Transfer RNA from a Clostridiales bacterium, 84 nucleotides, folded computationally. The sequence was found in a public genome assembly. Taxonomically the source falls in Eubacteriales (Bacteria, Bacillati, Bacillota, Clostridia). Rfam family: tRNA. Rfam links the family to the GO term triplet codon-amino acid adaptor activity. Rfam classes the family as a transfer RNA.

RNA sequence: GCCGCCGUGGCGGAAUUGGCAGACGCCUCAGACUUAAAAUCUGAUGGGAGCGAUCCCGUACCGGUUCGAUCCCGGUCGGCGGCA
Repeated sequence: GCCGCCGUGGCGGAAUUGGCAGACGCCUCAGACUUAAAAUCUGAUGGGAGCGAUCCCGUACCGGUUCGAUCCCGGUCGGCGGCA
RNA backbone atom coordinates (compact mmCIF):
# COMPACT_ATOMS: atom_id res chain seq x y z
P G A 1 -0.49 3.62 3.59
O5' G A 1 -0.98 2.82 2.29
C5' G A 1 -0.72 3.36 1.01
C4' G A 1 -0.71 2.24 0.00
C3' G A 1 -1.94 1.37 0.00
O3' G A 1 -3.01 1.93 -0.76
C1' G A 1 0.00 0.00 0.00
P C A 2 -4.53 1.72 -0.30
O5' C A 2 -4.81 0.22 -0.71
C5' C A 2 -4.82 -0.18 -2.08
C4' C A 2 -5.02 -1.67 -2.19
C3' C A 2 -6.21 -2.24 -1.45
O3' C A 2 -7.43 -2.07 -2.15
C1' C A 2 -4.32 -3.55 -1.01
P C A 3 -8.82 -1.97 -1.36
O5' C A 3 -9.05 -3.45 -0.78
C5' C A 3 -9.27 -4.52 -1.67
C4' C A 3 -9.37 -5.83 -0.91
C3' C A 3 -10.35 -5.87 0.24
O3' C A 3 -11.69 -6.02 -0.19
C1' C A 3 -8.33 -6.85 0.92
P G A 4 -12.88 -5.43 0.69
O5' G A 4 -12.98 -6.44 1.93
C5' G A 4 -13.30 -7.81 1.71
C4' G A 4 -13.11 -8.61 2.98
C3' G A 4 -13.87 -8.12 4.19
O3' G A 4 -15.24 -8.51 4.19
C1' G A 4 -11.67 -8.63 4.81
P C A 5 -16.35 -7.58 4.89
O5' C A 5 -16.13 -7.85 6.45
C5' C A 5 -16.34 -9.14 6.99
C4' C A 5 -15.85 -9.21 8.42
C3' C A 5 -16.43 -8.18 9.38
O3' C A 5 -17.73 -8.50 9.83
C1' C A 5 -14.11 -8.31 9.68
P C A 6 -18.76 -7.33 10.18
O5' C A 6 -18.14 -6.65 11.47
C5' C A 6 -18.12 -7.32 12.70
C4' C A 6 -17.23 -6.62 13.72
C3' C A 6 -17.69 -5.26 14.21
O3' C A 6 -18.71 -5.36 15.19
C1' C A 6 -15.38 -5.20 13.75
P G A 7 -19.72 -4.10 15.39
O5' G A 7 -18.83 -3.03 16.13
C5' G A 7 -18.25 -3.30 17.40
C4' G A 7 -17.55 -2.08 17.97
C3' G A 7 -18.46 -0.89 18.25
O3' G A 7 -18.01 -0.22 19.43
C1' G A 7 -16.79 -0.25 16.72
P U A 8 -18.76 -0.48 20.82
O5' U A 8 -20.28 -0.20 20.52
C5' U A 8 -20.74 1.11 20.22
C4' U A 8 -22.22 1.22 20.47
C3' U A 8 -22.66 0.99 21.90
O3' U A 8 -22.55 2.19 22.67
C1' U A 8 -24.05 -0.25 20.43
P G A 9 -21.70 2.17 24.01
O5' G A 9 -22.75 1.64 25.08
C5' G A 9 -22.50 1.79 26.45
C4' G A 9 -23.49 2.77 27.08
C3' G A 9 -23.30 2.91 28.58
O3' G A 9 -23.61 4.27 28.94
C1' G A 9 -25.50 2.22 28.11
P G A 10 -22.37 5.21 29.50
O5' G A 10 -21.76 4.36 30.74
C5' G A 10 -20.59 4.84 31.39
C4' G A 10 -20.01 3.76 32.28
C3' G A 10 -19.84 2.40 31.62
O3' G A 10 -18.65 2.34 30.84
C1' G A 10 -20.81 2.11 33.76
P C A 11 -18.59 1.42 29.50
O5' C A 11 -18.50 -0.07 30.06
C5' C A 11 -17.32 -0.53 30.70
C4' C A 11 -17.43 -1.98 31.07
C3' C A 11 -17.83 -2.92 29.96
O3' C A 11 -16.76 -3.26 29.10
C1' C A 11 -19.10 -3.40 31.89
P G A 12 -17.08 -3.67 27.56
O5' G A 12 -17.77 -5.11 27.67
C5' G A 12 -16.98 -6.24 28.06
C4' G A 12 -17.86 -7.47 28.24
C3' G A 12 -18.60 -7.95 27.01
O3' G A 12 -17.79 -8.69 26.11
C1' G A 12 -20.05 -7.97 28.85
P G A 13 -18.05 -8.56 24.53
O5' G A 13 -19.62 -8.86 24.34
C5' G A 13 -20.14 -10.16 24.59
C4' G A 13 -21.65 -10.14 24.55
C3' G A 13 -22.27 -9.79 23.22
O3' G A 13 -22.31 -10.91 22.34
C1' G A 13 -23.33 -8.55 24.93
P A A 14 -22.88 -10.73 20.87
O5' A A 14 -24.47 -10.81 21.11
C5' A A 14 -25.37 -10.40 20.10
C4' A A 14 -26.78 -10.46 20.66
C3' A A 14 -27.85 -10.06 19.66
O3' A A 14 -28.23 -11.16 18.85
C1' A A 14 -28.22 -8.96 21.73
P A A 15 -28.30 -10.97 17.26
O5' A A 15 -29.52 -9.94 17.11
C5' A A 15 -30.79 -10.26 17.62
C4' A A 15 -31.70 -9.06 17.59
C3' A A 15 -31.75 -8.33 16.27
O3' A A 15 -32.69 -8.93 15.40
C1' A A 15 -31.44 -6.78 18.03
P U A 16 -32.18 -9.59 14.03
O5' U A 16 -31.56 -8.38 13.20
C5' U A 16 -32.40 -7.32 12.78
C4' U A 16 -32.16 -7.00 11.31
C3' U A 16 -32.26 -8.24 10.40
O3' U A 16 -32.74 -7.81 9.14
C1' U A 16 -30.10 -7.32 10.28
P U A 17 -33.94 -8.55 8.45
O5' U A 17 -33.90 -7.69 7.10
C5' U A 17 -32.77 -6.88 6.84
C4' U A 17 -32.11 -7.30 5.53
C3' U A 17 -32.89 -6.89 4.29
O3' U A 17 -32.60 -5.53 3.93
C1' U A 17 -32.18 -9.15 4.09
P G A 18 -33.79 -4.43 4.11
O5' G A 18 -34.14 -4.16 5.64
C5' G A 18 -33.16 -3.78 6.60
C4' G A 18 -33.65 -2.70 7.52
C3' G A 18 -35.13 -2.77 7.91
O3' G A 18 -35.27 -2.28 9.24
C1' G A 18 -34.71 -0.73 6.86
P G A 19 -36.04 -3.23 10.35
O5' G A 19 -37.19 -2.28 10.89
C5' G A 19 -36.89 -1.11 11.66
C4' G A 19 -38.14 -0.49 12.23
C3' G A 19 -39.14 -1.48 12.83
O3' G A 19 -39.77 -0.90 13.96
C1' G A 19 -40.16 -0.30 11.05
P C A 20 -39.19 -1.23 15.44
O5' C A 20 -40.06 -0.24 16.36
C5' C A 20 -40.08 1.14 16.09
C4' C A 20 -40.17 1.94 17.36
C3' C A 20 -38.93 1.83 18.26
O3' C A 20 -38.69 3.09 18.90
C1' C A 20 -40.83 1.10 19.42
P A A 21 -37.43 3.90 18.48
O5' A A 21 -36.18 2.95 18.79
C5' A A 21 -35.87 2.64 20.13
C4' A A 21 -34.96 1.44 20.17
C3' A A 21 -34.50 1.06 21.56
O3' A A 21 -35.44 0.20 22.18
C1' A A 21 -32.66 1.14 20.08
P G A 22 -35.53 0.12 23.81
O5' G A 22 -34.20 -0.59 24.28
C5' G A 22 -33.93 -1.93 23.89
C4' G A 22 -32.47 -2.24 24.09
C3' G A 22 -32.03 -2.23 25.56
O3' G A 22 -32.24 -3.52 26.13
C1' G A 22 -30.45 -1.11 24.15
P A A 23 -32.55 -3.60 27.74
O5' A A 23 -33.40 -4.95 27.79
C5' A A 23 -34.59 -5.09 27.03
C4' A A 23 -34.64 -6.46 26.37
C3' A A 23 -34.17 -7.63 27.22
O3' A A 23 -35.21 -8.06 28.12
C1' A A 23 -33.23 -7.81 25.08
P C A 24 -34.89 -8.23 29.70
O5' C A 24 -33.67 -9.26 29.74
C5' C A 24 -33.84 -10.62 29.36
C4' C A 24 -32.52 -11.35 29.36
C3' C A 24 -31.62 -11.11 30.55
O3' C A 24 -32.01 -11.82 31.71
C1' C A 24 -30.35 -10.95 28.59
P G A 25 -31.75 -11.21 33.16
O5' G A 25 -30.17 -11.28 33.34
C5' G A 25 -29.50 -12.55 33.37
C4' G A 25 -28.01 -12.39 33.29
C3' G A 25 -27.36 -11.51 34.34
O3' G A 25 -27.24 -12.14 35.61
C1' G A 25 -26.45 -10.98 32.23
P C A 26 -27.34 -11.26 36.94
O5' C A 26 -26.02 -10.38 36.91
C5' C A 26 -24.74 -10.99 36.99
C4' C A 26 -23.62 -10.01 36.78
C3' C A 26 -23.56 -8.84 37.76
O3' C A 26 -23.02 -9.21 39.02
C1' C A 26 -23.17 -8.04 35.57
P C A 27 -23.53 -8.49 40.37
O5' C A 27 -23.10 -6.96 40.16
C5' C A 27 -21.73 -6.59 40.13
C4' C A 27 -21.56 -5.13 39.77
C3' C A 27 -22.27 -4.14 40.67
O3' C A 27 -21.53 -3.88 41.87
C1' C A 27 -22.68 -3.56 38.42
P U A 28 -22.31 -3.72 43.25
O5' U A 28 -23.18 -2.39 43.03
C5' U A 28 -22.55 -1.14 42.80
C4' U A 28 -23.57 -0.10 42.43
C3' U A 28 -24.76 0.05 43.37
O3' U A 28 -24.44 0.85 44.51
C1' U A 28 -25.55 -0.04 41.16
P C A 29 -25.17 0.55 45.90
O5' C A 29 -26.65 1.11 45.70
C5' C A 29 -26.85 2.49 45.44
C4' C A 29 -28.30 2.77 45.11
C3' C A 29 -29.32 2.24 46.09
O3' C A 29 -29.46 3.03 47.25
C1' C A 29 -30.03 1.75 43.90
P A A 30 -29.89 2.32 48.66
O5' A A 30 -31.44 2.00 48.43
C5' A A 30 -32.38 3.06 48.29
C4' A A 30 -33.75 2.53 47.96
C3' A A 30 -34.32 1.47 48.88
O3' A A 30 -34.83 2.02 50.10
C1' A A 30 -34.67 0.80 46.67
P G A 31 -34.81 1.09 51.46
O5' G A 31 -35.91 -0.03 51.18
C5' G A 31 -37.27 0.34 51.06
C4' G A 31 -38.10 -0.82 50.57
C3' G A 31 -38.12 -2.06 51.43
O3' G A 31 -38.98 -1.95 52.56
C1' G A 31 -37.84 -2.68 49.19
P A A 32 -38.70 -2.85 53.89
O5' A A 32 -39.02 -4.34 53.44
C5' A A 32 -40.36 -4.71 53.12
C4' A A 32 -40.43 -6.16 52.67
C3' A A 32 -39.88 -7.18 53.65
O3' A A 32 -40.85 -7.50 54.67
C1' A A 32 -39.06 -7.64 51.50
P C A 33 -40.38 -7.72 56.20
O5' C A 33 -39.48 -9.03 56.15
C5' C A 33 -40.07 -10.28 55.81
C4' C A 33 -39.01 -11.34 55.61
C3' C A 33 -38.02 -11.51 56.75
O3' C A 33 -38.56 -12.34 57.79
C1' C A 33 -36.84 -11.40 54.71
P U A 34 -38.50 -11.80 59.32
O5' U A 34 -36.95 -11.78 59.65
C5' U A 34 -36.21 -12.99 59.73
C4' U A 34 -34.76 -12.70 60.02
C3' U A 34 -34.49 -11.78 61.19
O3' U A 34 -34.54 -12.48 62.42
C1' U A 34 -33.15 -11.12 59.36
P U A 35 -35.37 -11.86 63.68
O5' U A 35 -34.49 -10.61 64.09
C5' U A 35 -35.04 -9.61 64.95
C4' U A 35 -33.93 -8.72 65.48
C3' U A 35 -33.02 -8.17 64.41
O3' U A 35 -33.55 -6.98 63.83
C1' U A 35 -31.71 -9.08 66.19
P A A 36 -33.45 -6.84 62.23
O5' A A 36 -31.89 -6.63 61.96
C5' A A 36 -31.23 -5.45 62.39
C4' A A 36 -29.73 -5.59 62.21
C3' A A 36 -29.28 -5.97 60.80
O3' A A 36 -29.21 -4.84 59.96
C1' A A 36 -28.19 -7.34 62.38
P A A 37 -29.44 -5.02 58.40
O5' A A 37 -28.37 -6.13 57.96
C5' A A 37 -27.24 -5.76 57.21
C4' A A 37 -26.15 -6.81 57.28
C3' A A 37 -26.06 -7.73 56.08
O3' A A 37 -25.43 -7.12 54.96
C1' A A 37 -25.79 -8.98 58.08
P A A 38 -25.98 -7.46 53.52
O5' A A 38 -25.46 -8.93 53.21
C5' A A 38 -24.08 -9.18 53.08
C4' A A 38 -23.80 -10.67 53.06
C3' A A 38 -24.52 -11.44 51.97
O3' A A 38 -23.84 -11.39 50.74
C1' A A 38 -24.76 -12.55 54.05
P A A 39 -24.70 -11.28 49.38
O5' A A 39 -25.53 -12.64 49.29
C5' A A 39 -24.85 -13.88 49.08
C4' A A 39 -25.79 -15.04 49.31
C3' A A 39 -27.07 -15.03 48.48
O3' A A 39 -26.87 -15.56 47.19
C1' A A 39 -27.61 -15.43 50.76
P U A 40 -27.68 -14.96 45.92
O5' U A 40 -29.21 -15.24 46.27
C5' U A 40 -29.71 -16.56 46.33
C4' U A 40 -31.14 -16.59 46.86
C3' U A 40 -32.13 -15.72 46.11
O3' U A 40 -32.61 -16.35 44.92
C1' U A 40 -32.37 -15.34 48.42
P C A 41 -32.99 -15.47 43.68
O5' C A 41 -34.36 -14.78 44.11
C5' C A 41 -35.50 -15.55 44.41
C4' C A 41 -36.61 -14.69 44.96
C3' C A 41 -36.98 -13.47 44.13
O3' C A 41 -37.83 -13.79 43.04
C1' C A 41 -36.76 -12.83 46.39
P U A 42 -37.78 -12.93 41.73
O5' U A 42 -38.45 -11.54 42.14
C5' U A 42 -39.81 -11.49 42.53
C4' U A 42 -40.21 -10.08 42.92
C3' U A 42 -39.83 -8.98 41.96
O3' U A 42 -40.69 -8.89 40.83
C1' U A 42 -39.27 -8.32 44.14
P G A 43 -40.13 -8.42 39.45
O5' G A 43 -39.92 -6.85 39.65
C5' G A 43 -41.02 -6.01 39.89
C4' G A 43 -40.58 -4.64 40.32
C3' G A 43 -39.66 -3.89 39.37
O3' G A 43 -40.31 -3.33 38.26
C1' G A 43 -38.85 -3.68 41.57
P A A 44 -39.52 -3.17 36.86
O5' A A 44 -38.52 -1.97 37.18
C5' A A 44 -39.02 -0.68 37.50
C4' A A 44 -37.90 0.23 37.98
C3' A A 44 -36.77 0.49 37.00
O3' A A 44 -37.10 1.48 36.05
C1' A A 44 -35.87 0.00 39.12
P U A 45 -36.47 1.33 34.55
O5' U A 45 -34.90 1.48 34.76
C5' U A 45 -34.34 2.69 35.25
C4' U A 45 -32.87 2.53 35.53
C3' U A 45 -32.03 2.06 34.36
O3' U A 45 -31.69 3.12 33.49
C1' U A 45 -31.45 0.83 36.30
P G A 46 -31.98 2.93 31.92
O5' G A 46 -30.73 3.64 31.22
C5' G A 46 -29.41 3.22 31.50
C4' G A 46 -28.42 4.05 30.73
C3' G A 46 -28.50 5.55 31.00
O3' G A 46 -27.77 5.94 32.15
C1' G A 46 -28.49 5.17 28.67
P G A 47 -28.30 7.19 33.03
O5' G A 47 -27.97 8.45 32.10
C5' G A 47 -26.61 8.80 31.83
C4' G A 47 -26.54 10.00 30.92
C3' G A 47 -27.33 11.21 31.37
O3' G A 47 -26.66 11.97 32.38
C1' G A 47 -27.77 10.81 29.10
P G A 48 -27.56 12.78 33.46
O5' G A 48 -28.22 13.96 32.60
C5' G A 48 -27.40 14.93 31.98
C4' G A 48 -28.21 15.86 31.10
C3' G A 48 -29.36 16.60 31.77
O3' G A 48 -28.94 17.71 32.53
C1' G A 48 -30.08 15.72 29.70
P A A 49 -29.86 18.20 33.77
O5' A A 49 -31.13 18.86 33.07
C5' A A 49 -30.99 20.00 32.26
C4' A A 49 -32.31 20.44 31.69
C3' A A 49 -33.44 20.61 32.70
O3' A A 49 -33.37 21.83 33.41
C1' A A 49 -34.24 19.40 30.83
P G A 50 -33.77 21.87 34.97
O5' G A 50 -35.35 21.59 34.97
C5' G A 50 -36.23 22.55 34.40
C4' G A 50 -37.63 21.98 34.33
C3' G A 50 -38.20 21.45 35.63
O3' G A 50 -38.63 22.48 36.51
C1' G A 50 -38.67 19.94 33.90
P C A 51 -38.23 22.42 38.06
O5' C A 51 -38.97 21.10 38.57
C5' C A 51 -38.58 20.49 39.81
C4' C A 51 -39.77 19.85 40.47
C3' C A 51 -40.52 18.81 39.63
O3' C A 51 -39.91 17.53 39.76
C1' C A 51 -42.07 20.33 40.59
P G A 52 -39.73 16.60 38.44
O5' G A 52 -41.20 16.25 37.95
C5' G A 52 -42.04 15.40 38.73
C4' G A 52 -43.49 15.54 38.28
C3' G A 52 -43.77 15.08 36.87
O3' G A 52 -44.07 13.70 36.83
C1' G A 52 -44.71 17.22 37.24
P A A 53 -43.71 12.83 35.50
O5' A A 53 -44.91 13.16 34.48
C5' A A 53 -46.20 12.62 34.70
C4' A A 53 -47.21 13.35 33.80
C3' A A 53 -46.94 13.25 32.30
O3' A A 53 -47.50 12.08 31.74
C1' A A 53 -47.31 15.50 32.90
P U A 54 -46.62 11.11 30.80
O5' U A 54 -45.80 12.15 29.91
C5' U A 54 -46.38 12.74 28.74
C4' U A 54 -45.68 14.04 28.42
C3' U A 54 -44.49 13.94 27.46
O3' U A 54 -44.88 13.90 26.08
C1' U A 54 -43.90 15.29 29.33
P C A 55 -43.92 13.24 25.01
O5' C A 55 -42.74 14.31 24.89
C5' C A 55 -42.99 15.60 24.34
C4' C A 55 -41.78 16.50 24.48
C3' C A 55 -40.51 16.02 23.80
O3' C A 55 -40.49 16.33 22.42
C1' C A 55 -39.99 16.72 26.00
P C A 56 -39.67 15.37 21.40
O5' C A 56 -38.16 15.77 21.72
C5' C A 56 -37.67 17.06 21.42
C4' C A 56 -36.25 17.24 21.91
C3' C A 56 -35.24 16.22 21.40
O3' C A 56 -34.79 16.50 20.09
C1' C A 56 -34.97 16.52 23.72
P C A 57 -34.36 15.27 19.16
O5' C A 57 -32.99 14.77 19.81
C5' C A 57 -31.83 15.61 19.80
C4' C A 57 -30.72 15.02 20.61
C3' C A 57 -30.22 13.66 20.20
O3' C A 57 -29.36 13.68 19.10
C1' C A 57 -30.49 13.73 22.55
P G A 58 -29.35 12.41 18.12
O5' G A 58 -28.70 11.26 19.00
C5' G A 58 -27.34 11.35 19.43
C4' G A 58 -27.01 10.22 20.38
C3' G A 58 -27.17 8.82 19.81
O3' G A 58 -26.05 8.43 19.06
C1' G A 58 -28.17 8.95 21.95
P U A 59 -26.23 7.50 17.77
O5' U A 59 -25.92 6.03 18.26
C5' U A 59 -24.71 5.73 18.99
C4' U A 59 -24.29 4.29 18.76
C3' U A 59 -23.87 3.97 17.33
O3' U A 59 -22.80 3.02 17.40
C1' U A 59 -25.61 2.54 17.97
P A A 60 -21.67 3.03 16.23
O5' A A 60 -20.73 4.23 16.65
C5' A A 60 -20.25 4.33 17.99
C4' A A 60 -19.03 5.23 18.03
C3' A A 60 -19.15 6.47 17.17
O3' A A 60 -19.79 7.53 17.88
C1' A A 60 -17.13 5.38 16.67
P C A 61 -20.87 8.45 17.13
O5' C A 61 -19.99 9.42 16.21
C5' C A 61 -19.03 10.28 16.80
C4' C A 61 -18.23 10.99 15.75
C3' C A 61 -19.04 11.62 14.63
O3' C A 61 -19.59 12.88 14.98
C1' C A 61 -17.26 10.40 13.71
P C A 62 -20.99 13.34 14.35
O5' C A 62 -20.58 13.70 12.85
C5' C A 62 -19.62 14.71 12.60
C4' C A 62 -19.39 14.86 11.11
C3' C A 62 -20.63 14.95 10.26
O3' C A 62 -21.23 16.23 10.30
C1' C A 62 -19.10 13.47 9.26
P G A 63 -22.74 16.43 9.79
O5' G A 63 -22.62 16.27 8.22
C5' G A 63 -23.69 15.80 7.46
C4' G A 63 -23.21 15.39 6.07
C3' G A 63 -24.26 14.77 5.17
O3' G A 63 -25.07 15.75 4.53
C1' G A 63 -22.37 13.40 5.17
P G A 64 -26.69 15.51 4.47
O5' G A 64 -26.81 14.34 3.39
C5' G A 64 -26.28 14.51 2.09
C4' G A 64 -26.31 13.20 1.32
C3' G A 64 -27.68 12.56 1.17
O3' G A 64 -28.47 13.17 0.16
C1' G A 64 -26.09 10.92 1.74
P U A 65 -30.06 13.15 0.29
O5' U A 65 -30.46 11.63 0.02
C5' U A 65 -30.21 11.03 -1.23
C4' U A 65 -30.63 9.57 -1.21
C3' U A 65 -32.05 9.31 -0.75
O3' U A 65 -32.98 9.51 -1.80
C1' U A 65 -30.57 7.80 0.30
P U A 66 -34.31 10.38 -1.49
O5' U A 66 -35.15 9.47 -0.50
C5' U A 66 -35.56 8.17 -0.89
C4' U A 66 -36.07 7.38 0.29
C3' U A 66 -37.11 8.08 1.15
O3' U A 66 -38.40 8.02 0.58
C1' U A 66 -35.50 7.06 2.54
P C A 67 -39.35 9.37 0.66
O5' C A 67 -39.76 9.45 2.19
C5' C A 67 -40.44 10.60 2.69
C4' C A 67 -40.94 10.33 4.10
C3' C A 67 -39.93 9.74 5.05
O3' C A 67 -39.10 10.73 5.64
C1' C A 67 -41.92 8.49 5.18
P G A 68 -37.53 10.44 5.76
O5' G A 68 -37.45 9.25 6.81
C5' G A 68 -37.82 9.48 8.18
C4' G A 68 -37.90 8.16 8.92
C3' G A 68 -36.62 7.35 8.94
O3' G A 68 -35.73 7.78 9.96
C1' G A 68 -38.44 5.95 8.41
P A A 69 -34.15 7.76 9.68
O5' A A 69 -33.78 6.20 9.55
C5' A A 69 -34.02 5.29 10.60
C4' A A 69 -32.85 4.35 10.79
C3' A A 69 -31.53 5.02 11.18
O3' A A 69 -30.76 4.12 11.97
C1' A A 69 -31.25 3.94 9.12
P U A 70 -30.78 4.26 13.56
O5' U A 70 -29.67 3.22 14.05
C5' U A 70 -28.31 3.60 14.11
C4' U A 70 -27.40 2.39 14.08
C3' U A 70 -27.38 1.63 12.75
O3' U A 70 -26.48 2.22 11.85
C1' U A 70 -27.56 0.10 14.56
P C A 71 -26.89 2.44 10.30
O5' C A 71 -27.17 0.96 9.78
C5' C A 71 -26.12 -0.04 9.78
C4' C A 71 -26.67 -1.38 9.39
C3' C A 71 -27.19 -1.45 7.97
O3' C A 71 -26.88 -2.73 7.41
C1' C A 71 -28.92 -2.00 9.50
P C A 72 -25.71 -2.85 6.36
O5' C A 72 -26.30 -1.98 5.15
C5' C A 72 -27.09 -2.60 4.12
C4' C A 72 -27.37 -1.62 3.01
C3' C A 72 -26.21 -0.73 2.60
O3' C A 72 -25.32 -1.39 1.73
C1' C A 72 -28.16 0.58 2.84
P C A 73 -23.73 -0.99 1.75
O5' C A 73 -23.69 0.45 1.06
C5' C A 73 -24.03 0.60 -0.30
C4' C A 73 -23.85 2.04 -0.75
C3' C A 73 -22.52 2.68 -0.37
O3' C A 73 -21.46 2.32 -1.24
C1' C A 73 -24.29 4.15 0.16
P G A 74 -19.96 2.27 -0.65
O5' G A 74 -19.56 3.82 -0.52
C5' G A 74 -19.45 4.62 -1.67
C4' G A 74 -19.11 6.06 -1.28
C3' G A 74 -17.94 6.24 -0.33
O3' G A 74 -16.67 6.12 -0.98
C1' G A 74 -19.73 7.59 0.37
P G A 75 -15.42 5.53 -0.17
O5' G A 75 -15.05 6.72 0.83
C5' G A 75 -14.59 7.95 0.31
C4' G A 75 -14.55 9.01 1.40
C3' G A 75 -13.69 8.72 2.61
O3' G A 75 -12.30 8.93 2.38
C1' G A 75 -15.77 9.56 3.33
P U A 76 -11.23 8.03 3.18
O5' U A 76 -11.32 8.60 4.66
C5' U A 76 -10.97 9.95 4.92
C4' U A 76 -11.24 10.31 6.38
C3' U A 76 -10.56 9.42 7.42
O3' U A 76 -9.19 9.75 7.60
C1' U A 76 -12.82 9.74 8.02
P C A 77 -8.16 8.62 8.08
O5' C A 77 -8.56 8.36 9.60
C5' C A 77 -8.46 9.39 10.57
C4' C A 77 -9.00 8.95 11.91
C3' C A 77 -8.47 7.63 12.45
O3' C A 77 -7.18 7.77 13.03
C1' C A 77 -10.80 7.66 12.71
P G A 78 -6.16 6.52 12.95
O5' G A 78 -6.79 5.46 13.97
C5' G A 78 -6.85 5.74 15.35
C4' G A 78 -7.66 4.70 16.08
C3' G A 78 -7.22 3.25 15.92
O3' G A 78 -6.10 2.92 16.72
C1' G A 78 -9.56 3.39 15.71
P G A 79 -5.14 1.71 16.20
O5' G A 79 -6.00 0.41 16.51
C5' G A 79 -6.33 0.07 17.84
C4' G A 79 -7.20 -1.17 17.89
C3' G A 79 -6.63 -2.39 17.18
O3' G A 79 -5.66 -3.09 17.94
C1' G A 79 -8.92 -2.11 16.61
P C A 80 -4.50 -3.91 17.16
O5' C A 80 -5.27 -5.18 16.55
C5' C A 80 -5.86 -6.15 17.42
C4' C A 80 -6.65 -7.17 16.65
C3' C A 80 -5.90 -7.87 15.52
O3' C A 80 -5.05 -8.91 15.97
C1' C A 80 -8.02 -7.19 14.75
P G A 81 -3.74 -9.26 15.10
O5' G A 81 -4.30 -9.96 13.78
C5' G A 81 -4.95 -11.23 13.88
C4' G A 81 -5.59 -11.62 12.56
C3' G A 81 -4.69 -11.69 11.35
O3' G A 81 -3.89 -12.87 11.31
C1' G A 81 -6.66 -10.57 10.77
P G A 82 -2.49 -12.83 10.54
O5' G A 82 -2.90 -12.78 9.01
C5' G A 82 -3.58 -13.90 8.41
C4' G A 82 -4.02 -13.58 7.01
C3' G A 82 -2.92 -13.20 6.02
O3' G A 82 -2.22 -14.33 5.51
C1' G A 82 -4.71 -11.68 5.80
P C A 83 -0.68 -14.21 5.06
O5' C A 83 -0.76 -13.31 3.73
C5' C A 83 -1.40 -13.81 2.58
C4' C A 83 -1.43 -12.79 1.49
C3' C A 83 -0.09 -12.18 1.11
O3' C A 83 0.68 -13.03 0.27
C1' C A 83 -1.69 -10.47 1.32
P A A 84 2.28 -12.98 0.36
O5' A A 84 2.67 -11.54 -0.21
C5' A A 84 2.43 -11.23 -1.60
C4' A A 84 2.65 -9.76 -1.87
C3' A A 84 4.04 -9.24 -1.55
O3' A A 84 4.98 -9.53 -2.55
C1' A A 84 2.40 -7.77 -0.70